[in-house]
Parts: sequence; C1' cells; structure tokens
RNA sequence: CGACCCGAGGAGCGCUGCAGCGGCCCGACGAUGUUCGGGCCGUCAGGCUCGGGGAGGAUGUUCAUGUAGCAACGGCGCUCGCACUCA
Repeated sequence: CGACCCGAGGAGCGCUGCAGCGGCCCGACGAUGUUCGGGCCGUCAGGCUCGGGGAGGAUGUUCAUGUAGCAACGGCGCUCGCACUCA
C1' cells in the first nucleotide's frame, strides 16, 4: 500500500436512475470465450470517508510505540428524531 470482512458517519417513505449486478437480443474476432462492443428490460442513491481486522505486495533505517484531540461528505421531495438559536 492493500483484495476482503466488521463497525461508525441519526432514521423512515416516495421519485429519478449513473456505475455495478441479473436476464434477453445483436454484432465483432487468427475465434467460441470466465472475450470485446452495442441495445432493451429488471434491480439500483453509504458505490464515499473514517476506525478495527487483514490474504497479499512494496520499501529499507526511514521510523516505531504511547497519550490526547478531531471529522468531512452522500441527487430530489416529504416526514420523524437529536442538538443549538430565534420568535
């Protein structure tokens, strides 16, 4: 650094639908595939960040360890919750 797993970032309902995923169809190919491209339908608004774990990878004296403190974001509409402030 890191596939992947768990947790957190208050919650519910509705709408749209990018990526991803599933199905069908068409096309391509020195080629039958666990491939590439396109179309249609369905699903779809924690896919992001932070923390813990971490297969595996990289580096080579950099640092490591400990303590304390701390988030920022997430389409549209409605509703609820929490905190603060005003009336």
The RNA shown here (SAH (S-adenosyl-L-homocysteine) riboswitch aptamer) has 87 nucleotides and comes from a Gammaproteobacteria bacterium.
Taxonomically the source falls in Gammaproteobacteria (Bacteria, Pseudomonadati, Pseudomonadota).
The prediction has a mean pLDDT of 77.
Its Rfam family is "SAH (S-adenosyl-L-homocysteine) riboswitch aptamer". The literature on the family includes a 2008 paper in Mol Cell by Wang et al., "Riboswitches that sense S-adenosylhomocysteine and activate genes involved in coenzyme recycling".
It was read from a public genome assembly, where an Rfam model found it.